[in-house]
RNA sequence: UCCUUAUGAAGAGCCGGGGGAGGAAACUGGUCCAACGAUCCCGCAGCAACCUUUUAAAGGUGCUCCAUCCAGCAGACAUUGUCUGAAAGAUAAGGA
Numbered sequence: 001u002c003c004u005u006a007u008g009a010a011g012a013g014c015c016g017g018g019g020g021a022g023g024a025a026a027c028u029g030g031u032c033c034a035a036c037g038a039u040c041c042c043g044c045a046g047c048a049a050c051c052u053u054u055u056a057a058a059g060g061u062g063c064u065c066c067a068u069c070c071a072g073c074a075g076a077c078a079u080u081g082u083c084u085g086a087a088a089g090a091u092a093a094g095g096a
Stems, first nucleotide, its partner, number of pairs: 001096007013044001015043004022033003027072004045064003049061003068088001073085005
């Protein structure tokens, strides 16, 4: 990197340090966060999804603003909204 399987409207930071401009996966349309310092990195703390395990604890990843931020593709019902399923992405495990 590719394939397969499973999960996802729950849960958990007004923390400290770095850094300094945009960020929220890609495209589009919105909306939201951000110099009262965001995204990101590290530390500590926490949450508990998968694997492991001596049924524990602990460990390997992961996660800790807004539903995967919402919608966009298809279908059904209904009156321009609700629901379902795809597509794509994310995480874990296994394999190549």

SAM riboswitch aptamer (S box leader) from Halobacillus sp. BAB-2008, 96 nucleotides, folded computationally. RNAcentral records the identical sequence in 2 taxa. The coordinates come from a structure-prediction model, not an experiment, and the mean pLDDT is 81. The organism belongs to Halobacillus, within Bacteria. The RNAcentral record of the sequence draws on Rfam and Ribocentre.